[in-house]
RNA sequence: AGAGUCGGCCGGGCAGUCGCUCCGUGUUUUGCACGGGGAGGAAAGUCCGGGCUCCACAGGGCAGGGUGCCAGGUAAUGCCUGGGGGGCGCGAGCCCACGGAAAGUGCAACAGAAAGCAAACCGCCGAUGUCGGCUUCGGCCGGCAGGUAAGGGUGAAAGGGUGCGGUAAGAGCGCACCGCGCGGCUGGCAACAGGCGUGGCACGGCAAACCCCACCCGGAGCAAGACCAAAUAGGAACCCGUUGGUGCGGCCCGCACUGGGUUCGGGUAGGUCGCUCGAGGCGUCCGGUGACGGGCGUCCCAGAUGAAUGACUGUCCUCGACAGAACCCGGCUUACAGGCCGACUCUGCAC
Numbered sequence: 001a002g003a004g005u006c007g008g009c010c011g012g013g014c015a016g017u018c019g020c021u022c023c024g025u026g027u028u029u030u031g032c033a034c035g036g037g038g039a040g041g042a043a044a045g046u047c048c049g050g051g052c053u054c055c056a057c058a059g060g061g062c063a064g065g066g067u068g069c070c071a072g073g074u075a076a077u078g079c080c081u082g083g084g085g086g087g088c089g090c091g092a093g094c095c096c097a098c099g100g101a102a103a104g105u106g107c108a109a110c111a112g113a114a115a116g117c118a119a120a121c122c123g124c125c126g127a128u129g130u131c132g133g134c135u136u137c138g139g140c141c142g143g144c145a146g147g148u149a150a151g152g153g154u155g156a157a158a159g160g161g162u163g164c165g166g167u168a169a170g171a172g173c174g175c176a177c178c179g180c181g182c183g184g185c186u187g188g189c190a191a192c193a194g195g196c197g198u199g200g201c202a203c204g205g206c207a208a209a210c211c212c213c214a215c216c217c218g219g220a221g222c223a224a225g226a227c228c229a230a231a232u233a234g235g236a237a238c239c240c241g242u243u244g245g246u247g248c249g250g251c252c253c254g255c256a257c258u259g260g261g262u263u264c265g266g267g268u269a270g271g272u273c274g275c276u277c278g279a280g281g282c283g284u285c286c287g288g289u290g291a292c293g294g295g296c297g298u299c300c301c302a303g304a305u306g307a308a309u310g311a312c313u314g315u316c317c318u319c320g321a322c323a324g325a326a327c328c329c330g331g332c333u334u335a336c337a338g339g340c341c342g343a344c345u346c347u348g349c350a351c
Stems, first nucleotide, its partner, number of pairs: 001347010012316007020038008040322001044333002047331005052221004064217005069083005084098001085096004099212002104210002106206002121152002123148003128145007160178006179201001180199004185194003225273004235264006244258005280299008317320001
């Protein structure tokens, strides 16, 4: 200098004017004045995990759903950290649902001779047996029976790989190394790794197919839910009055309906709370490889309910992306113009 990997951060600045909303103080408490706060790294998707609230619930099981190498972190997780194994990359580094296929069931198109208690299309052999021919009688040639999974071809996959020996040709048939199975040993909390012995190799693949195993999961969600509570609304109990009113009736008696008061609970409109101080931010020290935890100091940082966070002007620059809270946190994922910082890798050149 070029190419790249990982991590963190910013996301127009400044000034003025006019508004909107919340809080505090003051006030002539409809309001006004002053002071202070007012979107994000994703506020988004609502995909996981918690807090909180109400409902349900003895315990256990079934069904259903989820997770799936090991250890740790955490309120918890499907998240994060560290480690193991596998794959990719020269490397920094990146990716992986990564338990079980010698319980069972199932699946594998096309191609191919053969695809699940494997299979001879081509090829190779034809030692052995048999047939035919030739013969110098020693055998030789051709065919068949048959042998062969080493080679070719098909396929995603052809029943360990490489090499030597061996054989008629071959073959774990024998041997060495690698792989694999089984049994000890060593290291590690573990996943796992290493090494020893042993077995000629059986037990192919797929479980984000059913399934088996282990672990986790009660339901609904702030329109959750709690409180106050209007009315010419309406309910219950008790007391008073039945001397009033209406109806039946010619009238009386009688019958039916109707009234007033007190107390109580429910609850609509409406209002209040829930509501934002929190597993909180920042700084620093300590423990830990790290995620993270602990101590001390310091700060208060939207809280609406028709729902605020805007508009205009000036100026500067590199001319400004994706996007907008609605109970709150921890994650994941997705979107994002442009820019800054740090650590590291590879290549070339110079010293």
Bacterial RNase P class A, 351 nucleotides, folded computationally.
The coordinates come from a structure-prediction model, not an experiment, and the mean pLDDT is 78.